[in-house]
């Protein structure tokens, strides 16, 4: 340093004002946000990621049984074999919301105009996309850093 491989690091926005109420940032009026890779630039088209679930594997502690060997008057102690559910961790399933219309142009359900719709669980004086929590956690991907290495 264009390339190739390992490992570390980075990597999510978004609730304001009124209303009604004992109470609501959860109701109702308006507002406000929009992870990644493709594809004509896309919350809504293909498709990953996240939540929630579920076999397999593999591990941990505990508890339970049943065997050996120690040791006690006696409870017991180790150490291997089995088991039942739990907890993490990986592999694969599974679940996973929501747009149309009209114009441009080779090309766009991705621009441009105009009208719409969508958003895991748990928690809360009251119902959450926007507060609180699991989360100092997970994590797609990236012509993002970095750091070894091999290569040129």
């Nucleotide at each position: 340093c264009a390339a190739c491989g390992c490992g570390c690091u980075c990597c999510g926005g978004g609730g304001u004002c009124a209303g009604u109420g004992a109470g609501a940032u959860u109701c109702u009026g308006a507002a406000c946000c929009g992870g990644c890779g493709g594809u004509a630039u896309a919350g809504u088209c293909c498709g990953c990621g996240a939540c929630c679930c579920g076999c397999c594997u593999g591990u941990g502690a505990a508890c339970c049984g049943c065997g050996a060997u120690c040791a006690u008057c006696a409870u017991g102690a180790u150490c291997g074999c089995g088991g039942c559910g739990c907890g993490c961790a990986g592999u694969c399933g599974g679940c996973u919301g929501a747009a149309c219309u009209g114009g441009u142009g080779u090309g766009a359900u991705u621009c441009c105009a105009g009208u719409a719709c969508c958003g895991a669980c748990g928690g809360u004086g009251a119902a959450a996309g926007u507060c609180c929590g699991g989360a100092u956690g997970g994590g797609a991907g990236g012509c993002a850093g970095c750091g070894c290495g091999u290569g040129c």
A computed fold for a 152-nucleotide RNA from Frondihabitans sp. Leaf304, annotated as FMN riboswitch aptamer (RFN element). The sequence is in RNAcentral, with records from Rfam and Ribocentre. The prediction has a mean pLDDT of 80. The model forms 97% of the base pairs in the Rfam consensus. It matches the Rfam family "FMN riboswitch aptamer (RFN element)". Rfam links the family to the GO term FMN binding. From the family's description: The RFN element is a highly conserved domain that is found frequently in the 5'-untranslated regions of prokaryotic mRNAs that encode for flavin mononucleotide (FMN) biosynthesis and transport proteins. This element is a metabolite-dependent riboswitch that directly binds FMN in the absence of proteins. In Bacillus subtilis, the riboswitch most likely controls gene expression by causing premature transcription termination within the 5' untranslated region of the ribDEAHT operon and precluding access to the ribosome-binding site of ypaA mRNA.The FMN riboswitch structure, reported in present an FMN-bound six-stem junction, adopts a butterfly-like scaffold, stapled together by opposingly directed but nearly identically folded peripheral domains.